[in-house]
Context: one part of a larger RNA
RNA sequence: CGCUGGAAUAUUGAAUAGGCCGAUUCCUAGUACGAGAGGACCGGAAUCGACGCACCUCUGGUGUACCAGUUGGACUACCAAGUCCAUGGCUGGGUAGCUACGUGUGGUUUGGAUAAGUGCUGAAAGCAUCUAAGCACGAAGCCGUCUAUGAGAUUAAUAUUCAUUAAGACCCCACCGAGACUAGGUGGUUGAUAGGCUAUAUGUGUAAGUCCUGAGAGGGAUUUAGCAAAGUAGUACUAAUGGUCAUUCAGC
Repeated sequence: CGCUGGAAUAUUGAAUAGGCCGAUUCCUAGUACGAGAGGACCGGAAUCGACGCACCUCUGGUGUACCAGUUGGACUACCAAGUCCAUGGCUGGGUAGCUACGUGUGGUUUGGAUAAGUGCUGAAAGCAUCUAAGCACGAAGCCGUCUAUGAGAUUAAUAUUCAUUAAGACCCCACCGAGACUAGGUGGUUGAUAGGCUAUAUGUGUAAGUCCUGAGAGGGAUUUAGCAAAGUAGUACUAAUGGUCAUUCAGC
């Protein structure tokens, strides 16, 4: 921009893409078969592998914005307590998020038309013949069934609702479950959108100060403390200010 007045919401499904897997064990059955050795078809059950999709409850990884320990140095006059530099200095852990090595789940059920092949009836050709007319079966394959996208499907679909008192959309702003930018989504005071604050989950592991104790390095008590990122909940304290388009076509 189109879809022949403007919108919002919910759909249909033309079409496109993906998927369709494999193995082992057991039962049937040591049966059929076979002199024996050996050893099934068909049918059923369980487990596993790789692969696909989703997710982070568990197990782990990461987690240079969290906590602690610790070495050397610089600085805050000194002690103590801290900050900075040294690969995040090194080391031990670790929330959210992301993730696999983790968890869940899928390849089910059947249907249609067929291939090779198997048939029924049946003439040409008094017989015979699966074929010439007609009819029936038959594969992990084909078309569906399953999953995803999906009306620019220009054949531009459908339904419901709204609207001139505009419906609604956009710019702008606070943002993230979204994200390269766009787009999408949440919210904009009739407000929990982000930050802050409070509480809490969770992490670290018992802060500083003071007191006690030891000659001292230290140890103990206060103290399951102190501190804390992205989590959860609450709370308007801060910031979500402010604007624009739309008044048309057809018809009456």
This is a predicted structure of a 252-nucleotide part of an RNA (large-subunit ribosomal RNA, domain VI) from an invertebrate metagenome. The coordinates come from a structure-prediction model, not an experiment, and the mean pLDDT is 85. RNAcentral holds the full RNA, with entries from SILVA. It matches the Rfam family "Bacterial large subunit ribosomal RNA". Its family is annotated with ribosome and structural constituent of ribosome in the Gene Ontology.